[in-house]
RNA sequence: AUGAAGAAAAGCCAAACCAGUCGAAAGACUGGGACGGAAAAUCACGGGUCUUUCAGUCUUAAAAAGACAGCCGGAUUGCCAGC
Repeated sequence: AUGAAGAAAAGCCAAACCAGUCGAAAGACUGGGACGGAAAAUCACGGGUCUUUCAGUCUUAAAAAGACAGCCGGAUUGCCAGC
């Protein structure tokens, strides 16, 4: 220096909920808040879940647009690092 694992230390992020704003909705942003997180940093590439439209006798499948990275996988990058 690199890899694996994650004790310690310095720090970091922020679930639910509440207030405000945007949106048709899912949901996002700001402030408070702290369930948790060793990548809970970034990316919609694959799967999945959700919203709207369309389709459709009912139902099922299909089609279009969008959301979720704290659903899983993948890619890129990052702090410290005892035994």

A computed fold for an 83-nucleotide RNA from Desulfococcus sp., annotated as c-di-GMP-I riboswitch aptamer. It was read from a public genome assembly, where an Rfam model found it. The coordinates come from a structure-prediction model, not an experiment, and the mean pLDDT is 82. Its Rfam family is "c-di-GMP-I riboswitch aptamer". From the family's description: GEMM was predicted in a large-scale screen for bacterial structured RNA regulatory elements. Genes associated with GEMM are involved in a diverse array of functions, including chemotaxis regulation, signal transduction, secretion and chitin. Rfam 15.1 lists 5,092 matches to the family in 1,772 species. The organism belongs to Desulfococcus, within Bacteria.